[in-house]
């Protein structure tokens, strides 16, 4: 460095409920944990979703790939 078994210290937080914002997908805050080794960050490619007659404009990184930063550690 590749890699990801087990454990520890920490970290994040799906569904659902409440509040606020948004036409919407959804976002944010509180509660709550199904899960996560990048479930940190970036919409770059694909996917999915929303608005729109269309052009187009958006949402999602907890769908996948890619980029980038990072905790721990056995075997190889």
């Nucleotide at each position: 460095g590749g890699a990801g078994a087990a454990a520890a210290a920490g970290c994040c937080a799906a569904a659902c409920c409440c509040g606020u914002c948004g036409u919407g997908a959804g976002a944010c805050g509180g509660g709550g944990a199904c899960g996560g080794a990048a479930a940190g960050c970036c919409a770059u490619g694909g996917g999915u979703c929303u608005c729109a007659a269309a052009c187009g404009a958006g949402a999602u990184c907890g769908c996948c790939a890619g980029g980038u930063u990072g905790c721990c550690u056995a075997a190889c």
The prediction has a mean pLDDT of 85.
The RNA shown here (c-di-GMP-I-GGC riboswitch aptamer) has 76 nucleotides and comes from a Helicobacteraceae bacterium.
The source organism's lineage runs through Bacteria, Pseudomonadati, Epsilonproteobacteria, Campylobacterales and Helicobacteraceae.
It matches the Rfam family "c-di-GMP-I-GGC riboswitch aptamer". For this family Rfam cites "Recognition of the bacterial second messenger cyclic diguanylate by its cognate riboswitch" (Kulshina et al., Nat Struct Mol Biol, 2009).